RNA sequence: GCCGCCAUAGCUCAGGGGUAGAGCGCACCCUUGGUAAGGGUGAGGUCCAAAGUUCAAAUCUUUGUGGCGGCACCA
Numbered sequence: 001g002c003c004g005c006c007a008u009a010g011c012u013c014a015g016g017g018g019u020a021g022a023g024c025g026c027a028c029c030c031u032u033g034g035u036a037a038g039g040g041u042g043a044g045g046u047c048c049a050a051a052g053u054u055c056a057a058a059u060c061u062u063u064g065u066g067g068c069g070g071c072a073c074c075a
Stems, first nucleotide, its partner, number of pairs: 001071007010024004018055001026042005048064005
């Protein structure tokens, strides 16, 4: 330099046009003599950035940024 994949909650990941979820973690409650385990409720994300398409974009397109992998080049 070229190609591909990935970027969504604190962490690991779903969701691939109709306005965002799970597990773990966190807070509170129930249960216990008290913990742990178990159960319930809740908080937490303008979905990497910008532009485009659309009535509507996390989702489709383009560009950029970052990460991973492959190939090539130089030495």
Transfer RNA from an Alphaproteobacteria bacterium, 75 nucleotides, folded computationally. Rfam family: tRNA. Gene Ontology term of the family: triplet codon-amino acid adaptor activity. The sequence is in RNAcentral, with records from ENA.